[in-house]
About this RNA
This is a predicted structure of a 109-nucleotide RNA (Glycine riboswitch aptamer) from a Pseudomonadota bacterium. It matches the Rfam family "Glycine riboswitch aptamer". The family is grouped with related families in Rfam's "Glycine riboswitch clan". About the family: This family represents the bacterial glycine riboswitch. Model confidence (mean pLDDT): 77 of 100.

RNA sequence: CUGAUUAUCUCUGGAGAGAGGCUGGCAAGGCCCACCGAAGGGGUAUGUCACUGGCGGUAUGCAAACCGUCAGAUGGCGAUCUCUCAGGUUUCAGGACAGAGGGGCGAUC
Repeated sequence: CUGAUUAUCUCUGGAGAGAGGCUGGCAAGGCCCACCGAAGGGGUAUGUCACUGGCGGUAUGCAAACCGUCAGAUGGCGAUCUCUCAGGUUUCAGGACAGAGGGGCGAUC
C1' cells in the first nucleotide's frame, strides 16, 4: 500500500416475569414480599487447547526434535445449560440473538 475477516456505528425484528403492598400530593425514588432470564457477570457440559506420562513412526546407533495415538483427581477456553450478584416484571426505554447496511480513522490475518 492492497485484500479478507471483524469491532464501533445505523435500520428492522426481538421473549419472559406483580399496572403487588407500604411510603411519596402525583411521579421518580426508598423499604418489603413474590417472580423472570436474552444487558453484563459467576459456575460448568459436550468438547477443545496446553502440560505431563506411555506406545508407535520419521530420522542416524543413543539422546534431542517432529508426527500420530492413548491416558489424566492438572490448568485455560467454553453454551441458548445453570446461578440470580447485577438487571428486569403496564407503556417507554433496555434486550441475548437474527437479518440488512457499513466497515476508512479501531483490531486480526

Background:
It was read from a public genome assembly, where an Rfam model found it.